Description
This is a predicted structure of a 137-nucleotide RNA (c-di-AMP riboswitch aptamer (ydaO/yuaA leader)) from Acrocarpospora macrocephala.

């Protein structure tokens, strides 16, 4: 001094995924359980509008950025719509994601109502420029 690997830790980053209050446990800085409140998230659910019918088929519908194109027997490859990353915002540019799940034959929109979820991840960092003029250590 450089690279790899494991562990901790998390000003901070991805998600809605966080705060607070009152019992109890524990391995007791902290975490876990159970109740409760704010707050962020989803779903169901009128008139109006939307939807022509009836048959047949691979019903049909949700969260999410994550929806489709080619190639391939298949594993997978490649594009791509759309996304994410700077202690504000925008624009170049650089890196990445581009998953996986669920409801169960059944939901268009929708005020009043009903209902549900607050999980899991991540350590050597892009950099520039232009606006703002409040923070942050």
């Nucleotide at each position: 001094u450089c690279g790899u690997c494991c562990g901790g830790u998390a000003c901070g980053c991805c998600u809605a995924a966080u705060c607070c209050c009152g019992a109890g446990u524990g391995c007791c800085u902290c975490a876990c359980u159970c109740g409760g409140g704010a707050a962020c998230c989803g779903g169901g659910g009128a008139c109006c509008c939307a939807a022509g019918g009836u048959a047949c088929c691979u019903g049909g519908g949700g969260u999410g950025a994550a929806c489709g194109c080619g190639c391939g027997c298949g594993a997978g490859c490649g594009c791509c719509a759309g996304g994410g990353c700077u202690a504000u915002c925008u624009c170049c540019u650089g890196c990445c994601c581009g998953a996986a799940c669920c409801c169960g034959u059944c939901a268009g929109c929708u005020a009043a109502c009903c209902c549900g979820g607050u999980c899991g991840g991540c350590a050597g960092a892009u950099g520039g420029a232009g606006a703002g003029g409040a923070g942050u250590g």
About this RNA
Its Rfam family is "c-di-AMP riboswitch aptamer (ydaO/yuaA leader)". Its family is annotated with cyclic-di-AMP binding and regulation of gene expression in the Gene Ontology. Its mean pLDDT, the model's own confidence on a scale to 100, is 77.